[in-house]
RNA sequence: CGGGGCGUAGCGUAGUGGUAUCGCGCAAGUCUGGGGGACUUGAGGUCGUGGGUUCAAUUCCCGCCGCUCCGA
Repeated sequence: CGGGGCGUAGCGUAGUGGUAUCGCGCAAGUCUGGGGGACUUGAGGUCGUGGGUUCAAUUCCCGCCGCUCCGA
């Protein structure tokens, strides 16, 4: 320098046009004498960023940023 992939909650992920899923973690409650553990409930997201298309964008298109792989 050229090409590909990835970017979603504190961490790891699903979702491929109709305002987002699950696990771990976190908070509260119940069970237990306590701890550990189990169960229930809850909080937490400008979906990397800036534009475009669309009635509507995490999703489609373009630029940029970061990570990563391949080639030179």